[in-house]
RNA sequence: AGAGUUUGAUCAUGGCUCAGAAUUAACGCUGGCAGAGUGCAUAACACAUGCAAGUCGAGCGAGGGUGGCGGCGUAUCGCGCCCGAGCGGCAGACGAGUGAGUAACACGUAAGCAAUCUGCCCCCAAAUGGGGAAUAACCUGCCGAAAGGCGGGCUAAUACCCCGUAGAAUCUUUGAAAGGCAUCUUUCGAGGAUGAGAGGCCCGCAAGGGUCGUUUGGGGAGGAGCUUGCGGCCCAUCAGCUAGUUGGCGGGAUAACAGCCCACCAAGGCUACGACGGGUACCCGGACUGAAAGGUCGCACGGGCACGGAGGCACUGAGACACGGGCCUCACUCCUACGGGAGGCAGCAGUGGGGAAUUUUGGACAAUGGGCGAAAGCCUGAUCCAGCAACUCUGCGUGAGGGAUGAAGUCUUUCGGGAUGUAAACCUCUUUUAUUAGGGACGAAUCAAAUGACGGUACCUGAUGAAUAAGCCACGGCUAACUAUGUGCCAGCAGCCGCGGUAAGACAUAGGUGGCAAGCGUUAUUCGGAAUUACUAGGCGUAAAGCGAGUGUAGGCGGACGUUUAAGUCUAUUGUGAAAUUUUUCGGCUUAACCGAAGACGUGCGGUAGAUACUGGAUGUCUUGAGUGGGGUAGAGGGUGUUGGAAUUCCCGGUGUAGCGGUGAAAUGCGUAGAUAUCGGGAGGAACACCAAAGGCGAAGGCAGACACCUGGGCCUUUACUGACGCUGAGACUCGAAAGCUAGGGGAGCAAACAGGAUUAGAUACCCUGGUAGUCCUGGCUGUAACGAUGAUGACUAGACGCAGGGGGAAUCGACCCCUUCUGUGUCGUCGCUAACGCAUUAAGUCAUCCGCCUGGGGAGUACGGCCGCAAGGUUAAAACUCAAAGGAAUUGACGGGGGCCCGCACAAGCGGUGGAGCAUGUGGUUCAAUUCGACGCUACGCGAAGAACCUUACCUGGGCUCGAACGACUGGUGGUACCUUAUUUGAAAGGAUGAGGGACCCGCAAGGGAGCCAGCCGAGGUGCUGCAUGGCUGUCGUCAGCUCGUGUCGUGAGAUGUUGGGUUAAGUCCCGCAACGAGCGCAACCCCUGUCCCAUGUUGCUUGGGCGCCGCAAGGCGUUCAAGGUCUCUUGGGAGACUGCCGCGGAUAACGUGGAGGAAGGUGGGGACGACGUCAAGUCAUCAUGGCCUUUAUGUCCAGGGCCACACACGUGCUACAAUGGCGCGUGCAGAGGGAAGCAAGACAGUAAUGUGGAGCCAACCCCUAAAGCGCGCCCCAGUUCGGAUCGAGGGCUGCAACUCGCCCUCGUGAAGGUGGAAUCGCUAGUAAUCGCAGAUCAGCAGGCUGCGGUGAAUACGUUCCCGGGCCUUGUACACACCGCCCGUCACACCACGAAAGCCUACUGCAACCGAAAUGGCCUCUCUGAGGCUAUGAAAUUGUGGUCGGUGAUUGGGGUGAAGUCGUAACAAGGUAACC
Repeated sequence: AGAGUUUGAUCAUGGCUCAGAAUUAACGCUGGCAGAGUGCAUAACACAUGCAAGUCGAGCGAGGGUGGCGGCGUAUCGCGCCCGAGCGGCAGACGAGUGAGUAACACGUAAGCAAUCUGCCCCCAAAUGGGGAAUAACCUGCCGAAAGGCGGGCUAAUACCCCGUAGAAUCUUUGAAAGGCAUCUUUCGAGGAUGAGAGGCCCGCAAGGGUCGUUUGGGGAGGAGCUUGCGGCCCAUCAGCUAGUUGGCGGGAUAACAGCCCACCAAGGCUACGACGGGUACCCGGACUGAAAGGUCGCACGGGCACGGAGGCACUGAGACACGGGCCUCACUCCUACGGGAGGCAGCAGUGGGGAAUUUUGGACAAUGGGCGAAAGCCUGAUCCAGCAACUCUGCGUGAGGGAUGAAGUCUUUCGGGAUGUAAACCUCUUUUAUUAGGGACGAAUCAAAUGACGGUACCUGAUGAAUAAGCCACGGCUAACUAUGUGCCAGCAGCCGCGGUAAGACAUAGGUGGCAAGCGUUAUUCGGAAUUACUAGGCGUAAAGCGAGUGUAGGCGGACGUUUAAGUCUAUUGUGAAAUUUUUCGGCUUAACCGAAGACGUGCGGUAGAUACUGGAUGUCUUGAGUGGGGUAGAGGGUGUUGGAAUUCCCGGUGUAGCGGUGAAAUGCGUAGAUAUCGGGAGGAACACCAAAGGCGAAGGCAGACACCUGGGCCUUUACUGACGCUGAGACUCGAAAGCUAGGGGAGCAAACAGGAUUAGAUACCCUGGUAGUCCUGGCUGUAACGAUGAUGACUAGACGCAGGGGGAAUCGACCCCUUCUGUGUCGUCGCUAACGCAUUAAGUCAUCCGCCUGGGGAGUACGGCCGCAAGGUUAAAACUCAAAGGAAUUGACGGGGGCCCGCACAAGCGGUGGAGCAUGUGGUUCAAUUCGACGCUACGCGAAGAACCUUACCUGGGCUCGAACGACUGGUGGUACCUUAUUUGAAAGGAUGAGGGACCCGCAAGGGAGCCAGCCGAGGUGCUGCAUGGCUGUCGUCAGCUCGUGUCGUGAGAUGUUGGGUUAAGUCCCGCAACGAGCGCAACCCCUGUCCCAUGUUGCUUGGGCGCCGCAAGGCGUUCAAGGUCUCUUGGGAGACUGCCGCGGAUAACGUGGAGGAAGGUGGGGACGACGUCAAGUCAUCAUGGCCUUUAUGUCCAGGGCCACACACGUGCUACAAUGGCGCGUGCAGAGGGAAGCAAGACAGUAAUGUGGAGCCAACCCCUAAAGCGCGCCCCAGUUCGGAUCGAGGGCUGCAACUCGCCCUCGUGAAGGUGGAAUCGCUAGUAAUCGCAGAUCAGCAGGCUGCGGUGAAUACGUUCCCGGGCCUUGUACACACCGCCCGUCACACCACGAAAGCCUACUGCAACCGAAAUGGCCUCUCUGAGGCUAUGAAAUUGUGGUCGGUGAUUGGGGUGAAGUCGUAACAAGGUAACC
């Protein structure tokens, strides 16, 4: 000191959460020692038992005991000593506890009392004389269960009473002086009146003395009482409160002032600076936290207050209305003989109860202190100690050094290793602590002696022995610390974000690691972080936030120059601010915690003296703020009245005829009873075209034909007057659009509601036809929206350009034009500000003053309450609950039924198809034992499969095998072994069983070893799962023109720029411009094929010639062979060629376009290969590879048979057709490219044919190899045909172990549907479509599929409005899983909290009444030291009637939340009717 969390990312706003410290704590796990502290926060609930306040015999009289002494022999007496109830004195009002009440002079602080009291203590002065009557104890009688009480009798005092004396005491009258604060006070006098006393003890023969008491007066100290200023809680949804109330006069009461009480008089007193009421709460020194300012708390310790079961009351006393005193009432508990009594732990222990939770029925008066006493002493649960509790703080320990085969174990692993880890073991050493033994305090004071609960404690010394001693939490980020296994949106975790759906570093466990440590975590609470209530120190255009506007009260603030004062302010000094605490220094316990001493601090309050700048008070002056006057001026400013024309509608009349009207298209509606249209006349209401504008006026709302009257404000000019008269403004008052309400008018048009017509799935809407309130006027209410989303006022801070209203200058004949100034109103823009957008002299800049408002989203501008309103409703204004966001600005994308530009067989223009038929093939579905699996919009469906009869084969049924069908390592075994040949039997086969014959290899002298085989063991095997764990490969957008980077620049940033713009291109292709300059991947080119030419090459090809053979009348042709050639075709290599190079025009002198020349080819010549960054969790675990999981006598493997070929049906892709541009027959002509040895196969022969026989030739210019459409001739004649060939029958051929399921071909026969195909839909822009055949891969065989090849060879493109896809720019966005997006409301269901509600209930409280205990005051009576009666006040109780808070309540209302519910589609894009108020 910050961090996490809203977003795809960003900045800012804003909430939530975390890290820190603390606690009278509690809970979970764990637990060695010592010291110092602390320990019922809840029930101020109830209490058993013991103790907590007594003491004095030196106040008094009895009584009892006696062990001492005396008189003494005893009884007995006296003395002494001890105990001791009672009378008497003092104490008991302190100490100890608790915090219920109390919002108050209760507390704190500072003053005051001239308005007071004070036992014991101290000081001073004086005194202590004389007398008297009782009473308890005791004795006796009686009552009662008891508690206790009553009668009679005796007695003492420092108990009580009387008399005397007394001043400087008190009261009264009065004189003087001084002082003060209003009443007054003090001092010195004079006269009068009133009021005291008590003795005890000691010494002494006595006198007398001493001492403790007693009395009077004065003073002190300490204590107490009263008064006052200031200070410290929440609610205004508590706004008015008050009759002893406020004051006076006179009394009473008190220690004392006072309405404290009473009688009378007056009508006051308090309150927005918060009265009254309600809630909560003891207050403070201080404690915790914090940088501080503050915030929270008031345990322990200390000061004050209050209380003592609840309420009331007094007595005694110096002091109480009294915790361990009294009386009464109430509640509760206990005793009882039922008549009556007793009690008060919020003292110390302790018990029950409550609670998450808080200790021993301990020791001692040794110390400190208190009471009594002359003292000894007694008492003291105050106190000092001990016990219990990790409750807190502090200290110490659980060992130290060495020790690597880096042991074992465990975990992990890529199987090599790595980790735990010098950790352990082991060696050496130490003994704090624990245990034990010996010694052993301080605290103890006072001449000495004696005296210690703690305690045989602290401490010291020794002994034994590593011996007695480590856990808890965490490990996804925040936040230090990581792996494995299990689990599989389950179980669970979680402070926030969030983890978990088969590879979880987030769950659980383990190993490891991190942190702290006798503790560690959790929970709760407080402060902090949070500048998130902002005094220090925040904000309000759009994030929450400026009142709709003005006038103005209180309040706050206020111009210039003086004088004065000294309240604020400042300085000095002084009193106080208790101690403790905090803090600094020093010191004492071994250290520390803890304790002691000294200082500082205590920011405050009071007194005194001083200063006078500023603020304030008083006073004088001024004119610049403000206002007034004079002169002008613009204006939809307001009000009233009068008046005008255009238009709509309606009425009357004329002309006129069939439609009008309305819409996207229609219909409802109007019209032959004459509409619409048109002309004339009339009625009525409302609104005022043009001017008109970025314009004007007004405080805002708002204001518009014209004229008149009344009236408010502004501006300019003048500088005569007043002399700060000002600004703001809580409350208050006034104004305030539209709609709405009330009463009365008015009503043309428009138009909620309503009706009808359309649209639609629906259409309670949008559109249309009608139409009532209303809109208009008058009077009254309502008081909202109110925006510049920007409160008012003043000052200051660059400009530029307009518009409106004045003034001045200059100019002119007058204008225009030009310059300048004030006011208003706009646009742009600098500084500055802002999160950004933006604002910017009309500030959102820089300052000043005052007011209003905000503090996460939802709930909610809602409920309740108050106020206002006729109502509608307005205003003020919460909480429970719920979420971790909600919101702002900007960015990049994506999207839009937004815009612009552009492209593509995208549309259009064309040609041919598909969709209908039959068949083939693939898919879905169905079926089946199985119909193996995958592929599913484009981008699955003649796809994987370039070829399922067995095999393939993965599927099914059945039969077998289990180290296995193949392979590797290790161990053991094996000699007639391995291996070969063969037979029998069984079986469907695989295989099994049983024989016969032969019979090994390498090394080594041998033994033996290797190889083989058998067995065991470890690895196997798997087309099993996961393509959402992966590699690789592939599809698609798309051969679309894009995708990026470096540096620089701009921006807080995400990002932008570059890549946008103007042109151009097939192209981010190129040119120009430009805060960009360059570069990369793509495009293009480089590569291959093809088109022209050249060079080289020359066999098996080509050409030429000869020979031979054949054909032909011949010319000549064919075959074969030989020779020659390098011309041509061709083969195979290598080159040339095309580059907008040249010309014209256009264009910007560019890029480029267009036309032309030349050329085989022209603007990329044609075709191919080549596929940027990326997208689709696209496809593939079944090509292959591969992580993980699963399986191991089976999900492996072998075999036979079956299936993948099924068939009501649906779809895709094809083939063949439907015919005459055709079919059939005969004849005839022309390719290219491929393939060929387990192969291609010629000629010949056989067969109708498939094919067979046979085999020349060929490892290839040979063979496959006749191309077909075409062309010529002929037939067919529009028909289910000489079209079409499905289907079926028969007979054959071929391949192959094997064609039944289930191959292909041939021949003969059969001859189905089909006559050009609905909605819809596909391909193609030139050697293309269409059409025709050929070859090849796969392959034993099987091609309508696929891949190539050539032959013949078109039509059309105006064009880019529309459909689809794409590119660039721009715009909007609430989308970012990105429109297949987001998202709203009702309804249904579940849960939650809240409001209303007939009522019911508790508590508190106001007023009134009734009753009235104790007690006190007054009065009266009597048998008068006392008792009784009456009366006033009076607690509790009772009753009535109000108020407030709370609880509950059938039912009801909205709200919130919930994984997939229903209905629609409201909003976000022009969201499909712009949205919103």

Background: The RNA shown here (small-subunit ribosomal RNA) has 1477 nucleotides and comes from an uncultured bacterium.